RNA sequence: AGGUCGACGAUUAGAGUUUGAUCCUGGCUCAGAACGAACGCUGGCGGCAUGCUUAACACAUGCAAGUCGAACGAGGGCCCGGGGCUUGCUCCGGUUACCCUAGUGGCGGACGGGUGAGUAACGCGUGGGAACCUGCCCUGGAGCGGGGAAUAAUCACUGGAAACGGUGGCUAAUACCGCAUACGCCCUCAGGGGGAAAGGCUUCGGCCACUCUAGGAUGGUCCCGCGUCCGAUUAGCUUGUUGGUGGGGUAACGGCCUACCAAGGCGACGAUCGGUAGCUGGUCUGAGAGGAUGAUCAGCCACACUGGGACUGAGACACGGCCCAGACUCCUACGGGAGGCAGCAGUGGGGAAUAUUGGACAAUGGGGGAAACCCUGAUCCAGCAAUGCCGCGUGAGUGAAAAAGGCCUUAGGGUUGUAAAACUCUUUCACCCGUGAAGAUGAUGACGGUAGCGGGAGAAGAAGCUCCGGCUAACUCCGUGCCAGCAGCCGCGGUAAUACGGAGGGGGCUAGCGUUGUUCGGAAUUACUGGGCGUAAAGCGCGCGUAGGCGGCUUAUCAAGUUAGGCGUGAAAGGCCUGGGCUCAACCCGGGAACUGCGCUUAAUACUGGUAGACUUGAGUCCGGGAGAGGGUGGCGGAAUUCCCAGUGUAGAGGUGAAAUUCGUAGAUAUUGGGAAGAACACCAGUGGCGAAGGCGGCCACCUGGCCCGGUACUGACGCUGAGGUGCGAAAGCGUGGGGAGCAAACAGGAUUAGAUACCCUGGUAGUCCACGCCGUAAACGAUGAGUGCUAGGUGUUGGCGGGCUUGCCCGUCAGUGCCGCAGCUAACGCGUUAAGCACUCCGCCUGGGGAGUACGGCCGCAAGGUUAAAACUCAAAGGAAUUGACGGGGGCCCGCACAAGCGGUGGAGCAUGUGGUUUAAUUCGAAGCAACGCGCAGAACCUUACCAGCCCUUGACAUGGGGGUCGCGAUUUCCAGAGAUGGAUUUCUUCAGUUCGGCUGGACCCCGCACAGGUGCUGCAUGGCUGUCGUCAGCUCGUGUCGUGAGAUGUUGGGUUAAGUCCCGCAACGAGCGCAACCCUCGUCUUCAGUUGCCAGCGGUUCGGCCGGGCACUCUGAAGAAACUGCCGGUGACAAGCCGGAGGAAGGUGGGGAUGACGUCAAGUCCUCAUGGCCCUUACGGGCUGGGCUACACACGUGCUACAAUGGCGGUGACAGAGAGCGGCGAUCCUGCGAGGGUGAGCCAAUCUUCAAAAGCCGUCUCAGUUCGGAUUGCACUCUGCAACUCGAGUGCAUGAAGUCGGAAUCGCUAGUAAUCGCGGAUCAGCAUGCCGCGGUGAAUACGUUCCCGGGCCUUGUACACACCGCCCGUCACACCAUGGGAGUUGGUUUUACCCGAAGACGGUGCUCUAACCCGCAAGGGAAGAAGCCGGCCACGGUAGGAUUAGCGACUGGGGUGAAGUCGUAACAAGGUAACCAAUCUCUAGAGGAUCCCCGGGUACCGAGCUC
Repeated sequence: AGGUCGACGAUUAGAGUUUGAUCCUGGCUCAGAACGAACGCUGGCGGCAUGCUUAACACAUGCAAGUCGAACGAGGGCCCGGGGCUUGCUCCGGUUACCCUAGUGGCGGACGGGUGAGUAACGCGUGGGAACCUGCCCUGGAGCGGGGAAUAAUCACUGGAAACGGUGGCUAAUACCGCAUACGCCCUCAGGGGGAAAGGCUUCGGCCACUCUAGGAUGGUCCCGCGUCCGAUUAGCUUGUUGGUGGGGUAACGGCCUACCAAGGCGACGAUCGGUAGCUGGUCUGAGAGGAUGAUCAGCCACACUGGGACUGAGACACGGCCCAGACUCCUACGGGAGGCAGCAGUGGGGAAUAUUGGACAAUGGGGGAAACCCUGAUCCAGCAAUGCCGCGUGAGUGAAAAAGGCCUUAGGGUUGUAAAACUCUUUCACCCGUGAAGAUGAUGACGGUAGCGGGAGAAGAAGCUCCGGCUAACUCCGUGCCAGCAGCCGCGGUAAUACGGAGGGGGCUAGCGUUGUUCGGAAUUACUGGGCGUAAAGCGCGCGUAGGCGGCUUAUCAAGUUAGGCGUGAAAGGCCUGGGCUCAACCCGGGAACUGCGCUUAAUACUGGUAGACUUGAGUCCGGGAGAGGGUGGCGGAAUUCCCAGUGUAGAGGUGAAAUUCGUAGAUAUUGGGAAGAACACCAGUGGCGAAGGCGGCCACCUGGCCCGGUACUGACGCUGAGGUGCGAAAGCGUGGGGAGCAAACAGGAUUAGAUACCCUGGUAGUCCACGCCGUAAACGAUGAGUGCUAGGUGUUGGCGGGCUUGCCCGUCAGUGCCGCAGCUAACGCGUUAAGCACUCCGCCUGGGGAGUACGGCCGCAAGGUUAAAACUCAAAGGAAUUGACGGGGGCCCGCACAAGCGGUGGAGCAUGUGGUUUAAUUCGAAGCAACGCGCAGAACCUUACCAGCCCUUGACAUGGGGGUCGCGAUUUCCAGAGAUGGAUUUCUUCAGUUCGGCUGGACCCCGCACAGGUGCUGCAUGGCUGUCGUCAGCUCGUGUCGUGAGAUGUUGGGUUAAGUCCCGCAACGAGCGCAACCCUCGUCUUCAGUUGCCAGCGGUUCGGCCGGGCACUCUGAAGAAACUGCCGGUGACAAGCCGGAGGAAGGUGGGGAUGACGUCAAGUCCUCAUGGCCCUUACGGGCUGGGCUACACACGUGCUACAAUGGCGGUGACAGAGAGCGGCGAUCCUGCGAGGGUGAGCCAAUCUUCAAAAGCCGUCUCAGUUCGGAUUGCACUCUGCAACUCGAGUGCAUGAAGUCGGAAUCGCUAGUAAUCGCGGAUCAGCAUGCCGCGGUGAAUACGUUCCCGGGCCUUGUACACACCGCCCGUCACACCAUGGGAGUUGGUUUUACCCGAAGACGGUGCUCUAACCCGCAAGGGAAGAAGCCGGCCACGGUAGGAUUAGCGACUGGGGUGAAGUCGUAACAAGGUAACCAAUCUCUAGAGGAUCCCCGGGUACCGAGCUC
């Protein structure tokens, strides 16, 4: 240098929380990123950025805009010369090279810098446009001649405190003014007319200026299209307003201004008004589309104490200029003056919060100047701040006895943890010493002795913050005890807190870490991308229809939309890609792509659109038929009800759950006849018909709307939807006038009730009816907007048409109206050609619950009220559908001594016993509906004993370990003190084991000290174990499969059957487990075996007793078996399971009884049986002893005993059991006592002996009484047990002889060897039973049946319950707090109308006063031109009066929300006990009640009618 390839876009995450559980809807919350941040704790270094978001609040001080002597006059300094002399001062003159200065003059102060108050606007962005201006700069052309009059400085006088001046005199210019000239320039009636200038410096070459003019560049002005926040609870706005003509004005177009003329202009595509806001490039976030934002940097705009105004100028209506007004501050001599940090620093203030009164013009840039240079808080640097981003460090390696310490512990160990120590090594950063830049093209460096580089010492100087219940990574101990506290949401904390506080440990990030605030995200939670509306929020009550949106088929044409190419633009920076420079990065630089946009242009013509033409299928017209409670008006009809008259007739009627109010002897009700009135139309009648909806029902006539079918003659897209608008619109209600039979809000009375302002009853007024006018709402519902097309069927029914025939059927078709159902849809339920399916078009509506369809405002209404429609505040949900349970004053089926049928009791009496209560020093504690209460307690005088009083002990009454001592202990006698425990003394008996013979070991006892013992102290809501209960009810589950998104369902439901989920059949289920049943024990029959202590048929003996021999047949005992299975027969049932009857049998359909208790429920009971976590006490909450108490006693309750008597009492008689127990025992026999008992003591460790007598029974008597019933109570005297019977035992005898004559309301048990009744035994126990646990004797009645009460099982239904009806839940009232509406008014803001005032100023007029330049004039003077002054309209501020709007406060008042607990009722959820709800009306203290209409649901076995609720 050429070529090739490539980059220039990325990739979408969820979770917690409504429920017992589920799916859905839906809100709330979290995880992410970001920041000009702030706060808390902490803090080593560097780089790069950033730093008043609030008071556009007020500002001390300094600085931020000057410069030019080469425009000009003057002064001063320096220098030179001279003079005076006090020798360092002064005077005079000169010079200009030099310096300085106020003034005149020029340029610049319109840039740079700041801020965001205002502004919703051509302000900004973007793209266009034209009637314009533009100093300095660039290019071209032409020129720069000749005059004049002033003035500042300054001087003199003078005013003032000052600021600042006044009068008079002198003077210069690039200051000012004429004259001349005019290429081009301007005006023009096209003849003509008008208008400039300045010089300075010079090395004499020129340079810099100046004037006119043309063009350029730059900068600026104006206009237009499009885009640019919220509110309609802002709907109409506008009079210079819209346009025209003339004039004025401007640099220029233009109502910009003015006069006149016309009456326009803007607005639902949102005018006007109100609120908020500088706009943009960009920034943050996001997958994107979007959303939010507009710091730093850059572009534009606006502002400069507030408001107004102009001047000068090329440019301003001017941040560091002027004038005026106002507020504020300062100075003042009170007369007057001065000021404007939203420039840089800085101060006060405000605030959660934001820096130095620094350096330098070295660089970049700006102003002036010819230049040197001066100025520059622009800028470049430095300082402060972890404010952000980026980078680095706080060391690295080795190191186990896994040190110590900490923490935990199951006591072993674990963990902190290779972490430390120790050894070895390194030196980044910081520190010290030295050197030392680039930034500077030649000079000049604030930064800065900085960055960098070299050397040195030494691990040396350098780590925190937060979290650890889930979301969400990370766990233990202690403390605390619903307290203190935490908390983003859900939620933690009430004695074992991973949630509070601390600690140990762990997780995360790291010079930071957390918190708070804000934005986006997640949020498809405003859905364009990308949501919905049957029941979750959401379809207007229904038509007609305007604007708008959308629109059949075909031809031609245009090219607006659309598509493609090209061109212009889309500032730079930023972001992206790619290179490069700081050691990297942040940061910076180069290049590229992009900037999705707008404009112009060329082309295309499928689609949309425009224009023109054609078409018939959409739509409509016509002709012929058809059905109908469609609407309106008038008339007619019968049944019923009530009333009136008359007759018959007599004591009731009516009404209810039952009654009463009421009517009736003045004749009701009932019945017969006649009459009157109003309202409604039985049957037909039908998920039948008609209508847009509301709605419409006797018959006839008239008027009238719509629809369907058939024909296919006509028009030719004429259509669909429909914001606003307009009409219709049930019932109730309102107005006026009628009408009024029945019904019936309100009201009255009667009932019911705790109350009953209700439900029920008797009455009864509005109203219900008609006409006219309002109202405009309903659960106005198919909770389903309208239209069009498409997408399986089956079966009814209504209206029409066609065809076939066998003439009452079949086939087909159009329009309606139902049911079932495929695909599909749906959260599910369900929808399903009548869609909630698949699509398109248009409209309406929704965005968590409550507050609230409320307040305020507007509109409508006579009113009631309707419509439109918020916010504060508050909650973490509110909700839909479906599931499993539970429940129902829901339903069906079934069972149980559940009721009924019976028998006997309790409740009344006395006593016993337990409990409550009371009492007490203590009356120990527990148990509390069933399922606590003769329960723990199978037995409290001491003991027990846990309670109380008093007296004692403290390593302890009991266990283990250490040290020392003694060899014992133990039993026993006596004495002392004492209440005793205890202490002291004493008698007798007895004299431990092993042994290596050692007091060596063990064992026992005593003493000492420490660990510890001990606790019937607490927690049964920390627990184990055990137990009660539903309930011996028939249930409870699992595996696999199937169904369902899922919770779940199925199985287990159904038809039968059973005691039973027992069995059979059926069935998307098939099987299985725990329960049921059976297996076990016992009773009932038989057999076999065995035969003592049992038995005795036959034989023998006998003392007559199975007593003996003998026997084991029988009884019995106790072991093994048999037997019963609906097996057999008949009937029935489904050919089943089974049921009924029968036979046989000891027993018959589980033969009787027992044991046996599924999954679970009740935080059921028990820490006082035992065990046990935690807590508590430790000379006491432990231990011992004496005495007391648990035994109290006005009462109340439970459970029992004994009775009230004749089915009985008493006396007599002495017949028959079973099951047990017995040696510290049972105790025969005999004696004794009236008796309890005592003495004696045979036999028995038990089929042997004893207890042992059984009692009811039978016989006699009593004769209905408070008794010959009943036995309480009391007195006396005894007995027994025991250390001891006072508190406080049991028994006996005599005496006493209470209540009680069968028990109110209520309530309990029992279905057969049962109830009832009778006695007997046992455990506990020294003694004590009416209790408890057993045993046998005698021995019934009744069950029609399942309506009702209670409990339970299954199925089904409703549910707002799930702590599960002992549930849930509503409203008033009372109290506290919070926000809010109304409110006489009051205080501000904003805005507007009318009028008054009218500064400065420009404009217009006037200008008799004044004026140097020009003109006339010798002059005086005059003219032209101008100025002051004055006048006029305009106008800021200000004032008066009124209006609108907004904000604050406000006595009082209205409702709302929240609150642990309160009061009154019980409205709703079940048929919620009167079904509920919607709209309206009246009434009640509240919940609420009633009538009408509408809708939904339940029950009656299923579906429907009817009925009822």

The RNA shown here (small-subunit ribosomal RNA) has 1509 nucleotides and comes from an uncultured bacterium. Its Rfam family is "Bacterial small subunit ribosomal RNA". Gene Ontology terms of the family: structural constituent of ribosome and ribosome. RNAcentral holds the sequence, with entries from ENA. Its mean pLDDT, the model's own confidence on a scale to 100, is 82.